[in-house]
């Protein structure tokens, strides 16, 4: 210097003059639509299905190993297994020996599948044997070698590969390392039906609660489904008003433990809440930036999708300098 990779941060500030909306009856003051507010794909706070306690079912989700978190299909480290020189990036990461189904063509034969040429014997043109050797194929019943056969074959025997199994050191494990026994030698995928473990009620802020009207019923109501058993109540629409509505598993400094995500303590901080839907419009200076994607509506934790320009940092591979 040039390429690459990983992670983070901005999304305007400052002044003035109008203007809406909430604290708030009014004035002064404060506050006032994003990184994803989009998607509705999870997960829960919170509401309600009278209270329950037992059993079956039926759907439904997860899948290596350990930690976080209120939970997660989230997040953090690791293991493995594939790509990249490398930093790193991806995994919908148990199970093919429970069973069923799939795999064009070519080939003799593609799964508990085979004899095309070949090679041995034997016979008079047929029988038996074989899987070493050739050939199609992505892929053809582990490789080499040697000893054995009529001829061959792990049939034996050394070597090495794969499998399963035991034992030694590391590891909280997943797993890695070494060392033996064993001729056992296995196509692929399950993001193809399925099996195994493990969890798992349904609705949802138009949930639901209160008041006031107005109108209705008389044994109905009661969590997906049956089934037992015991307790107990008395419904049920529609209209407007009003609560739900916004201090929350909230943010941020220090400190300490931990590889980390996060956990604990201290101290400071309050940052929309409209209801047919406010959060704005002009000037003038700064500045890479109002120009992309693009507008709150129960609240939050993640995950995916879309994007314009800019900073900073750490690792990694080439070159050259000292």
């Nucleotide at each position: 210097u040039a390429g690459g990779u990983a992670c983070a941060g901005c999304a305007g500030a400052u002044g003035a003059u109008u203007g809406c909306u909430a604290g708030u009856a009014a004035a002064a003051c404060u506050a006032g639509a994003g990184g994803a507010a989009a998607g509705u794909c999870u997960g829960g706070g919170c509401u309600g299905c009278u209270u329950u306690a037992a059993g079956a079912u039926a759907g439904g989700g997860u899948u290596c190993c350990a930690u976080c978190u209120a939970a997660c299909a989230g997040a953090u480290g690791g293991c493995c297994a594939g790509g990249g020189u490398a930093a790193c990036c991806u995994g919908a990461g148990g199970g093919a020996u429970a069973g069923u189904g799939c795999a064009a063509c070519a080939g003799a034969a593609a799964g508990u599948a085979a004899a095309c040429c070949g090679c041995c014997a034997u016979u008079a043109u047929u029988u038996g044997g074989u899987a070493a050797g050739g050939g199609u194929g992505a892929a053809a019943c582990g490789g080499u070698a040697g000893a054995g056969u009529a001829a061959g074959a792990g049939c034996c025997u050394a070597c090495c590969a794969g499998u399963a199994c035991u034992u030694u050191g590391a590891g909280c494990a997943a797993u890695c390392u070494a060392a033996g026994u064993a001729g056992c030698u296995u196509u692929g995928a399950a993001a193809a039906c399925c099996c195994a473990a493990c969890c798992u009620g349904c609705a949802g802020c138009a949930a639901g609660a209160a008041g006031u009207g107005u109108g209705u019923g008389g044994u109905a109501u009661a969590a997906g489904u049956c089934u037992u058993a015991a307790a107990a109540u008395u419904u049920u629409g529609c209209a407007c008003u009003u609560c739900g509505c916004u201090a929350a598993a909230g943010a941020g400094u220090u400190a300490u433990u931990g590889u980390a995500a996060a956990a604990u303590a201290u101290c400071u901080c309050u940052u929309a809440g409209a209801u047919a839907a406010a959060u704005a419009a002009u000037c003038a200076u700064c500045c890479a930036a109002c120009g992309a994607c693009a507008g709150a509506a129960u609240c939050c934790a993640g995950c995916u999708u879309a994007u314009c320009g800019c900073u900073g940092u750490g690792c990694c591979u080439a070159u050259u300098a000292a």
Annotation
This is a predicted structure of a 322-nucleotide RNA (Bacterial RNase P class A) from a Campylobacterales bacterium. Rfam family: Bacterial RNase P class A. The family's RNA type in Rfam is ribozyme. It was read from a public genome assembly, where an Rfam model found it.